[in-house]
RNA sequence: AAGGUAAGCUAAGCAAUCGCUUGUAGUCCCCCUGCAAGAGGAAAGUCCGGACUCCUAACAAACAAGGUACCUGCGAAGACUAACAUCAACGUAGGAGAGCGUAAGUUCAUGGACAGUGCCACAGAAAAUAACCGCCAUCUUGUAAAAAAGGUGGUAAGGGUGAAAACGUGCGGUAAGAGCGCACGAUUGAGUACAGCAAUGUACCCAAGGGGUAAACCCUACCUGGAGCAAGGCAAAAUAGGCGUGCGAUGGGUCAGUUUGUUCCCACUUGAGCAUGCGGGUAUGCCGCUUAGAUAAAUGGUUGCUCACGACAGAAUCCGGCUUAUUGAAUGCCUUGGGC
Numbered sequence: 001a002a003g004g005u006a007a008g009c010u011a012a013g014c015a016a017u018c019g020c021u022u023g024u025a026g027u028c029c030c031c032c033u034g035c036a037a038g039a040g041g042a043a044a045g046u047c048c049g050g051a052c053u054c055c056u057a058a059c060a061a062a063c064a065a066g067g068u069a070c071c072u073g074c075g076a077a078g079a080c081u082a083a084c085a086u087c088a089a090c091g092u093a094g095g096a097g098a099g100c101g102u103a104a105g106u107u108c109a110u111g112g113a114c115a116g117u118g119c120c121a122c123a124g125a126a127a128a129u130a131a132c133c134g135c136c137a138u139c140u141u142g143u144a145a146a147a148a149a150g151g152u153g154g155u156a157a158g159g160g161u162g163a164a165a166a167c168g169u170g171c172g173g174u175a176a177g178a179g180c181g182c183a184c185g186a187u188u189g190a191g192u193a194c195a196g197c198a199a200u201g202u203a204c205c206c207a208a209g210g211g212g213u214a215a216a217c218c219c220u221a222c223c224u225g226g227a228g229c230a231a232g233g234c235a236a237a238a239u240a241g242g243c244g245u246g247c248g249a250u251g252g253g254u255c256a257g258u259u260u261g262u263u264c265c266c267a268c269u270u271g272a273g274c275a276u277g278c279g280g281g282u283a284u285g286c287c288g289c290u291u292a293g294a295u296a297a298a299u300g301g302u303u304g305c306u307c308a309c310g311a312c313a314g315a316a317u318c319c320g321g322c323u324u325a326u327u328g329a330a331u332g333c334c335u336u337g338g339g340c
Stems, first nucleotide, its partner, number of pairs: 001336006009328001012306007020038007040312001044323002047321005052228004065224005070095006078087002096110001097108004111219002116217002118213003132159002134155008167185006187208003191204005232287004242278006251270004257264001307310001
């Protein structure tokens, strides 16, 4: 000088003055006055987990849907238990594996790609049933013979494209070629031995030739009931409507009785209306709800001085995480390079 890393701090300060919200005291209410308290590290996103509440009697069986996914230890709002144990979003220490970096370090949704289906931009013949050029064989045309052109077939060695092209190098082999054969090497998988608590690693041996992608569907294992404080609970008018009881017209209906018939009339029923009671819901109030705290919502403005010149941003039931936004000053340790 450049870089890496760790744990944090701060969120302009002081004074004056004018206000705001809540509580409390002074005189019970209003008013007024005094005193006390009054946003964040993320109050945000609402992405996870929990408390609490209802569905609901029940932590809820199946399907669907969603979530999680290397190993070991420790912690964690909370759950559960008589206790221990156990579970838990997430955090942390160490390790394994795979990338990046000279290094210090750092990143990883890190089960499965021979269960199946799909997809792989551009370029390229072809992105997984590889033949575009090239190489080889053969046939035809052609030629003195060739060259050349065309047809059929073989070929993944060579060229070219691409992030990726069908294991790499060499030798053999062949018409030309090819894991077709062999040696060495790399990869993947099984087994055995050793090391390790484990993930896993190393060695030997056998087998294979299989592009990538699961932050595509999907498969495997495990976990999850849903909705949320506008949850939900209590109190409770007026009006309208519901149910019950009583009264109820020279009213309507049915049956019985008497009568030759009508009128009449016992009983039942209907019934506008009147009176009264019950119950549900609403307006509204209270609780839930907070040592800031709400009925749409207070936490602010101005002036002066100082400095490092001031960012992101404003609580709404509570708690624990994660993620994102963002000001300033400083500290410890480590790495690499240069100089003395």
A computed fold for a 340-nucleotide RNA from a Candidatus Babelota bacterium, annotated as Bacterial RNase P class A. The sequence is in RNAcentral, with records from ENA. The coordinates come from a structure-prediction model, not an experiment, and the mean pLDDT is 76. Rfam family: Bacterial RNase P class A. It is annotated as a ribozyme. Gene Ontology terms of the family: dimeric ribonuclease P complex, tRNA processing and ribonuclease P activity. A source record names the gene rnpB.